[in-house]
C1' cells in the first nucleotide's frame, strides 16, 4: 500500500426560543391555560411469507385448489434461522444450490441431423452373389474396377443443447462389452454416522437403457375463510311501500303459553357432494332514508444487563425499564457554536422473517505487490 | 390502511400443451383522379415495462422491482 470476503455498530451533536401531539397532575370563566414525562426507522417501505387478535357456525369426511420438498435441530409458526450431508464456482479467504420421484404412467425435445428414444443405418468398413469391362490364364477359372442385390457392424465421419458407459489390450472377415484390466455405474452386505450420507472394504450384475417435473402427475408433509375500512358499543336510520320466486304439510301430546316426530325449504363463503348441527318464513329487484361518535389501540412471543446449559440458532434463570397511539392525521421552524458537512427515507391493529433502497465508521480473514 | 388486476408497433388488442413476434387502425410510397376522398399494391415501425432464474431455447414457467388501473367505510 492494492484487491477481496466476513461480520458488528451508528443514523450529526448541544443550546435557547417559538409550536405540534398523547398522558398524568393542578388551576378554572368549560374553553384553555400552566408544570412533569414521553413522541419514528434499520429498514416505518414492497405485502411476498408465517402467526397473534377479531368476524364468518373453524364440526367431520369426500373432491378441488394452493404451498413446501436433502438431513438433524431452533422457533407461537414459517418458505426463516442454525449446524451437518451433496453438488457448482473462486488460487484463497469464503460464496451459490426450488436440492424428493424420470427403471408408476402421459407429453415435449424446434432447426440441424441417416437416426432425438420398445432405437436406427447416410457416407463408410466387412462378407458373400452377380450384369459389364479390364488384365492375367495351365482355358477350369483367377485378379482387379463402375454398379446392382442380400447380409454383418456401430470403430470412424458429420449434425446437434443433447447421439444409448470412458481408456487401453486382447480378439475379429470387419467390428462390438464379445472377453479382460482399471476407471465409472447399479444392488447387497459389513463398517463409521441419530440422520441426510460416507468408505483405496468384500460380493453380485456385462451394464438393466438420454434431458425436462420453475410440463402434466406421483409420493411425502402442510393449509377452513376474510381481514382493524376485522369487529363491539351508543346515537340515528331500516318507516309506509311496489314486483317476482319458492315454502307454509302430516300426525300425536297438551296445564292452550306451547312441545315432540316425520317431512319440506334454507344456512354450512371452493363444491347442484355426504353425516352432524343451526334457523324457519326465505331469497331477489325497484324505490325510500342513514352514514356520527367512542372504542378496538398498545405490557409485549417487549427491551436492557448479569449467570447459566448449547459448537450454534436458541433457551432457562435473576434483576430492572416502560419506550408514539394520531384520525386531515404531531414530531417541525428559527438562530448560535462544534465536527468528519449528515444518504435512504415518515409509524396508521401488533409480532417474527424475507426482499428492496441507502451514507459512513470498525474490527477479524485471503490473495497480489513494495521495502526492512 | 387492506384487498385485486394489467403491462405486447403510435393506438385498441391477439399469441396454449415453450421454437415463425402479430392483426385492426394509422404513418410512409406508388397507382388510379382534373384534384381530393374511397380503393388497389408495396413498405417502415417492437429493449414483448424492468431484472435475476429454470430450460437447449421464455412474450409465455418462477421469484423480485417499477407504473397505471379497480374494490373495501
Nucleotide at each position: 500500500g492494492g484487491a477481496g470476503u466476513c461480520g458488528g455498530c451508528c443514523a450529526g451533536g448541544c443550546a435557547a426560543u417559538c409550536g405540534c401531539u398523547g398522558c398524568g397532575c393542578g388551576a378554572u370563566u368549560c374553553a384553555u391555560c400552566g408544570c412533569g414525562c414521553g413522541g419514528a426507522g434499520g429498514a416505518a417501505a414492497g405485502u411476498c411469507c408465517g402467526g397473534g387478535c377479531u368476524c364468518c357456525u373453524u364440526c367431520g369426511g369426500a373432491c378441488a385448489g394452493g404451498g413446501c420438498g436433502c438431513c438433524a435441530g431452533g422457533u407461537a409458526a414459517c418458505g426463516c434461522c442454525u449446524g451437518g450431508g451433496g453438488g457448482g464456482c473462486g488460487c484463497g479467504a469464503g460464496c451459490c444450490c426450488a436440492c424428493g420421484g424420470a427403471a408408476a404412467g402421459u407429453g415435449c425435445c424446434a432447426c440441424a441431423g441417416a437416426a432425438a428414444a420398445c432405437a436406427g443405418a447416410c457416407c463408410g468398413c466387412c462378407c458373400g452373389g452377380u450384369u459389364c469391362c479390364u488384365c492375367g490364364u495351365u482355358c477350369g477359372c483367377g485378379a482387379g474396377g463402375c454398379g446392382c442385390c442380400g447380409g454383418g457392424u456401430a470403430a470412424g465421419g458429420g449434425u446437434g443443447a443433447a447421439a444409448a458407459g470412458g481408456u487401453g489390450c486382447g480378439g475379429u472377415a470387419a467390428g462390438a462389452g464379445c472377453g479382460c484390466a482399471c476407471c465409472g455405474c447399479g444392488c447387497g452386505a459389513c463398517c463409521g454416522g441419530u440422520a441426510a450420507c460416507g468408505g483405496c472394504u468384500c460380493g453380485c450384475g456385462g451394464c438393466a437403457c438420454g434431458g425436462u417435473a420453475a410440463a402434466c402427475c406421483c409420493c411425502g408433509c402442510c393449509c377452513g375463510g376474510a381481514g382493524c375500512a376485522a369487529g363491539a358499543c351508543c346515537a340515528a336510520a331500516u318507516a309506509g311501500g311496489g314486483g317476482a320466486g319458492c315454502a307454509a304439510g302430516c300426525g300425536g301430546a297438551u296445564u292452550c303459553g306451547u312441545c315432540c316426530g316425520c317431512g319440506c325449504c334454507g344456512c354450512c363463503g371452493g363444491u347442484c357432494c355426504c353425516g352432524a348441527g343451526c334457523g324457519g318464513g326465505c331469497u331477489c329487484c325497484c324505490g325510500g332514508g342513514u352514514a356520527g361518535g367512542u372504542u378496538g389501540c398498545u405490557c409485549g412471543a417487549a427491551g436492557u444487563g448479569g449467570c447459566c446449559g448449547g459448537u450454534g440458532a436458541c433457551g432457562g434463570c435473576c434483576a430492572u425499564u416502560c419506550c408514539a397511539g394520531a384520525u386531515g392525521a404531531a414530531u417541525g421552524a428559527u438562530u448560535g457554536c462544534c465536527c468528519u458537512c449528515g444518504a435512504c427515507a415518515g409509524a396508521a391493529c401488533c409480532c417474527g422473517g424475507c426482499u428492496u433502497a441507502c451514507g459512513g465508521c470498525c474490527g477479524g480473514c485471503u490473495c497480489c505487490g513494495g521495502u526492512g | 390502511g387492506g384487498g385485486c388486476g394489467a403491462u405486447u408497433a403510435g393506438c385498441u388488442c391477439a399469441g396454449u400443451u415453450g421454437g415463425g413476434a402479430g392483426a385492426g387502425c394509422g404513418c410512409c410510397g406508388c397507382a388510379u383522379u382534373c384534384a381530393c376522398a374511397u380503393u388497389g399494391c408495396g413498405g417502415a415501425g417492437g429493449u414483448c415495462a424492468c431484472u435475476g432464474g429454470u430450460u437447449c431455447g421464455a412474450g409465455a414457467c418462477c421469484g423480485g422491482u417499477a407504473u397505471c388501473g379497480c374494490c373495501c367505510a